[in-house]
RNA sequence: AGGAAAGUCCGAGCUCCAUAGGGCAGGGUGCCGGGUAACACCCGGGCGGCGAAAGCCGACGGAAAGUGCCACAGAGAACAGACCGCCUGCAACCGGCGCGUGAGCGUCCGGCUGCCGGUAAGGGUGAAACGGUGGGGUAAGAGCCCACCGCCCGUGCGGGUGACCGCCGGGGCACGGCAAACCCCACCCGGAG
Numbered sequence: 001a002g003g004a005a006a007g008u009c010c011g012a013g014c015u016c017c018a019u020a021g022g023g024c025a026g027g028g029u030g031c032c033g034g035g036u037a038a039c040a041c042c043c044g045g046g047c048g049g050c051g052a053a054a055g056c057c058g059a060c061g062g063a064a065a066g067u068g069c070c071a072c073a074g075a076g077a078a079c080a081g082a083c084c085g086c087c088u089g090c091a092a093c094c095g096g097c098g099c100g101u102g103a104g105c106g107u108c109c110g111g112c113u114g115c116c117g118g119u120a121a122g123g124g125u126g127a128a129a130c131g132g133u134g135g136g137g138u139a140a141g142a143g144c145c146c147a148c149c150g151c152c153c154g155u156g157c158g159g160g161u162g163a164c165c166g167c168c169g170g171g172g173c174a175c176g177g178c179a180a181a182c183c184c185c186a187c188c189c190g191g192a193g
Stems, first nucleotide, its partner, number of pairs: 014193004026189005031045005046060001047058004061184002066182002068178003083123002085119003089115003093111004097106003131149006150173001151171004156167004
């Protein structure tokens, strides 16, 4: 799990082999506390996710040691990136306005096309886009600045056996996910029947 049981899986007993001790290799477990002969089991708790709630689920140490993967789509998939768009400038054309008897003149205004430059807020692609919301600021924008949240740091303070929880201070800020990828770390395990 199942109607129940056996087997399988894990732990133990028995038999046989091995064994001084240690190491390498291999395997197992992986938040904390407790239970148990023992365990990968059970109980309680913490954190995370789902749920309106009661509850349910968790392969739950580490991504700041290293390597690797994220197809396709997409500009760009981790110190990335310009497709569409937005903005300044330059040029041509069109229209309006003003001046001129007229041909025309004036970048004064608007539209449209092209080019150099700025941008990463808006849109698009995607499972996921290099913090979020709001405000200020800007030519247009951006932590560019600010508030709060998130994140990081602190021999900080308090509670708890502990995992953790709460508060305080500092910092515009290490830059996503995957370790049920290799790996790193901690603890445990002799083999066969």

Bacterial RNase P class A from a Gemmatimonadota bacterium, 193 nucleotides, folded computationally. Model confidence (mean pLDDT): 77 of 100. Its Rfam family is "Bacterial RNase P class A". It is annotated as a ribozyme. Taxonomically the source falls in Gemmatimonadota (Bacteria, Pseudomonadati).